[in-house]
RNA sequence: UGAAAGCGUCGGGCAAUCGCUCCUCUCCGUAUUGACGGAGGGGUGAGGAAAGUCCGGACACCUGCGGGCAACCGUGCUUCCUAACAGGAAGGCGUUCGUUUCGUAAGGAACGAACGACAACCAGUGCCACAGAAAACAGACCGCUUCCGGCUUAUGUUGGGAGUAAGGGUGAAACGGUGAGGUAAAAGCUCACCACUCGCACGGGCGACCGUCGGGGUUACGGCAAACUUCACGGGGUGCAAGAUCAUGCAGACAGCUCAUGCGCCGCUCGCCGCUAUGCUGUCGGGUGGAUCGCUAGAGCCCCGAAGUAAUUCGGGGACCAGAUAAAUGAUUGCCAUCCCGGACUUUACGGGACACAGAAUCCGGCUUACAGACGCUUUCUCCCU
Numbered sequence: 001u002g003a004a005a006g007c008g009u010c011g012g013g014c015a016a017u018c019g020c021u022c023c024u025c026u027c028c029g030u031a032u033u034g035a036c037g038g039a040g041g042g043g044u045g046a047g048g049a050a051a052g053u054c055c056g057g058a059c060a061c062c063u064g065c066g067g068g069c070a071a072c073c074g075u076g077c078u079u080c081c082u083a084a085c086a087g088g089a090a091g092g093c094g095u096u097c098g099u100u101u102c103g104u105a106a107g108g109a110a111c112g113a114a115c116g117a118c119a120a121c122c123a124g125u126g127c128c129a130c131a132g133a134a135a136a137c138a139g140a141c142c143g144c145u146u147c148c149g150g151c152u153u154a155u156g157u158u159g160g161g162a163g164u165a166a167g168g169g170u171g172a173a174a175c176g177g178u179g180a181g182g183u184a185a186a187a188g189c190u191c192a193c194c195a196c197u198c199g200c201a202c203g204g205g206c207g208a209c210c211g212u213c214g215g216g217g218u219u220a221c222g223g224c225a226a227a228c229u230u231c232a233c234g235g236g237g238u239g240c241a242a243g244a245u246c247a248u249g250c251a252g253a254c255a256g257c258u259c260a261u262g263c264g265c266c267g268c269u270c271g272c273c274g275c276u277a278u279g280c281u282g283u284c285g286g287g288u289g290g291a292u293c294g295c296u297a298g299a300g301c302c303c304c305g306a307a308g309u310a311a312u313u314c315g316g317g318g319a320c321c322a323g324a325u326a327a328a329u330g331a332u333u334g335c336c337a338u339c340c341c342g343g344a345c346u347u348u349a350c351g352g353g354a355c356a357c358a359g360a361a362u363c364c365g366g367c368u369u370a371c372a373g374a375c376g377c378u379u380u381c382u383c384c385c386u
Stems, first nucleotide, its partner, number of pairs: 002381009012336007020045001022043009047357001051368002054366005059239004067266003072235005077091005092118001093116010119230002124228002126224003141168002143164009176194006195219001196216004201212004243293004252284006301318007338354005
């Protein structure tokens, strides 16, 4: 210099004029369900995703208490963080890629990056199309070895038996691999090494795990559990259209149920009611559809310090920054910034055009998706220079 991977920040600025929402102060007016209107001063007003509604909560009601069981659902390496989480941090292991390196080879090691829906396949059941001899206690198509024949002058060609799974073929995958020995030809058949597996052997680590050592050719049945399943842990429901209060207004009727309503069952106990009452369910019919609260001072934000590898925690200080309700947070003008094109070009300046995704509705922590342009950080490789 070029390429690749990952992460983060900003995403328009200033001024003037006019217009909206909310809060507050002053003055004036009106009114009595709630309070409202006007003038002036001051302050404030849409994100980093407000989107999706995927996850976790705060809060509210059901709902008096506790235990056990079942069904159903969720999560799944370890430790830590957090109110909690399928989130975050740091690690472990695995796979892939890259650089360097050990080894004849099989196969290893170190560093870096990315990804991981990362418990269990000897508890059981099930699936692996097609191709192929055979797809999991499988199996012989072509072959290889050997024995017995037929034809042929012979080379050759052809049939059958036995042995074999090292070679070839099919396939995503074929019952470990490299090398040597051994064999009629072969095979963990034997040996060395690698891989795999076992170990109440030793050492390191909080732990997942790692290292050394020893045993094993019973090297076992390969893959799939985002197949059913098993194991461990956890889980009530509904949701601000939750819920609370006030005002206005009407008109109830019929049928059914009895501890209804209460979380499926069991148990204990509390509260209401007392034979058709309350309550509940259903059908038909009527009235209202208005106001206030919830509603924004927060598991919050900014700055400093301390602890920690970090996520984060603790301490001190500072500021208050939407609360609408058919839904405000805007419009116009000018200058500047950024990007693209053109010409100009030492510099500087000029002209034209463009300017992303997108808009609060109870609130918060995450995840996922969308995004013109600008900037920054980390890692790897390549080329050049010093």
Overview:
Bacterial RNase P class A from an uncultured Balneolaceae bacterium, 386 nucleotides, folded computationally. Rfam family: Bacterial RNase P class A. Gene Ontology terms of the family: dimeric ribonuclease P complex, tRNA processing and ribonuclease P activity. The coordinates come from a structure-prediction model, not an experiment, and the mean pLDDT is 75. The sequence was found by an Rfam model in a public genome assembly.